RNA sequence: GCCGGUGUGUUGGAAUGGUAGACGAGGAGGACUCAAAAUCCUUUGGUAGAGAUACCGUGUGGGUUCGAGUCCCACCACCGGCA
Numbered sequence: 001g002c003c004g005g006u007g008u009g010u011u012g013g014a015a016u017g018g019u020a021g022a023c024g025a026g027g028a029g030g031a032c033u034c035a036a037a038a039u040c041c042u043u044u045g046g047u048a049g050a051g052a053u054a055c056c057g058u059g060u061g062g063g064u065u066c067g068a069g070u071c072c073c074a075c076c077a078c079c080g081g082c083a
Stems, first nucleotide, its partner, number of pairs: 001082007010025003018066001026044006045056004059075005
């Protein structure tokens, strides 16, 4: 240099172009216990707000579309192959 793959919360990952983060791990609060472990219940992306709620969020920037994590283009990072 060329070709292919991957990129989503703290983390592993799911999601048919139509409610983003299902289901786990981890965290927080609670129950149980003399105390703990185990187990069970609730909760858990960010910002603003007392709250209701609103806005933002799928590596970065564009494009297509009524609508994009998903399709297209460029770039960035990582992994693999070829030279």
The RNA shown here (transfer RNA) has 83 nucleotides and comes from an Oscillospiraceae bacterium. Its mean pLDDT, the model's own confidence on a scale to 100, is 80. It matches the Rfam family "tRNA". Rfam describes the family as follows. Transfer RNA (tRNA) molecules are approximately 80 nucleotides in length. The family's RNA type in Rfam is transfer RNA.